[in-house]
Predicted 3D model of a 73-nucleotide RNA (transfer RNA) from a Candidatus Woesearchaeota archaeon.
Lineage of the source: Archaea > Nanobdellati > Candidatus Woesearchaeota.
Model confidence (mean pLDDT): 82 of 100.
Rfam family: tRNA. By type it is a transfer RNA. Its family is annotated with triplet codon-amino acid adaptor activity in the Gene Ontology.
RNA sequence: GGGCUUUUGGUCUAGUGGCUAUGACGUCCGCUUGACUUGCGGGAGAUCCCCAGUUCGAGUCUGGGAAGGCCCA
Numbered sequence: 001g002g003g004c005u006u007u008u009g010g011u012c013u014a015g016u017g018g019c020u021a022u023g024a025c026g027u028c029c030g031c032u033u034g035a036c037u038u039g040c041g042g043g044a045g046a047u048c049c050c051c052a053g054u055u056c057g058a059g060u061c062u063g064g065g066a067a068g069g070c071c072c073a
Stems, first nucleotide, its partner, number of pairs: 001072007010025003018056001027043005049065005
C1' cells in the first nucleotide's frame, strides 16, 4: 500500500428498514435472614464509533473517516 472483517449501557450480547433498542452479568432499592449468601420483586444505566447520503422512516442500506483484528504485498 491492497483486500476482508468488527465497533450497540460498566462488561458481554440480540436486533427482517416500522423500535419506546433485547437479554445476561454487574450496580442500586425493597422483601426474605439474627447477619451474610441464595432466592424473589423493582429501578437506574445507550445520542447504537464519527460525518454525510438514501428513505415517510436507518442500529440496520450507501459513501467517506477513526480505532481494533485477520490475510496479501